[in-house]
RNA sequence: AUCGACCAGGGCAUACCUGGGGAAACCCAGGGACGCAAAGCCACGGGUCCUUGCUUUCUCCGCGACGGCUUUCCCCACACGGAGAAUCCAAGAUCGCCGGGUUGCCGAAA
Repeated sequence: AUCGACCAGGGCAUACCUGGGGAAACCCAGGGACGCAAAGCCACGGGUCCUUGCUUUCUCCGCGACGGCUUUCCCCACACGGAGAAUCCAAGAUCGCCGGGUUGCCGAAA
């Protein structure tokens, strides 16, 4: 240095609960332990999540030309308006999803 034990000393803390912050993802503090040898730190690459803006496409609704029609009705293109979904980009969250970077406690065997 690699490594990580039915070892010792110490460390962190999932779900959930309480209080606080945030539009949300989520974060902070206390309780609590599923787990963790970097579950310390850094959003650098990918993933996931959130919301807003935005690109594109689609669906539905409204309007309804021309035309059709069984004519106070019904159908209906484009444009426009509204709602929803997917998607591109930007911003945000997560390092306890993976990779990368960086620092580091203890200790047998090998």

Background:
The RNA shown here (c-di-GMP-I-GGC riboswitch aptamer) has 110 nucleotides and comes from a Thermoanaerobaculia bacterium. Its mean pLDDT, the model's own confidence on a scale to 100, is 83. It was read from a public genome assembly, where an Rfam model found it. Of the family's consensus pairs, 95% are formed in the model.